[in-house]
RNA sequence: GCUGUUUUAGCUCAGUAGGCAGAGCACUUCCUUGGUAAGGAAGAGGUCGACGGUUCAAAUCCGUUAAACAGCU
Numbered sequence: 001g002c003u004g005u006u007u008u009a010g011c012u013c014a015g016u017a018g019g020c021a022g023a024g025c026a027c028u029u030c031c032u033u034g035g036u037a038a039g040g041a042a043g044a045g046g047u048c049g050a051c052g053g054u055u056c057a058a059a060u061c062c063g064u065u066a067a068a069c070a071g072c073u
Base pairs, nucleotide, nucleotide: 001072002071003070004069005068006067007066010025011024012023013022019056027043028042029041030040031039049065050064051063052062053061
């Protein structure tokens, strides 16, 4: 220098022939207990790495770019 993969909640990750952003763990409140743990119920938490484009509509398609990892030279 070239190529490929990954980037989504605090953490680990789902979600692609475009149509309301999810799960587990963690966190908050409540129930249960003499108290704790376990268990149960409810809730909060995201501008989907960044910028731009296509579209009525983009996490998803296209371009550029950043970071991590891998390969080639």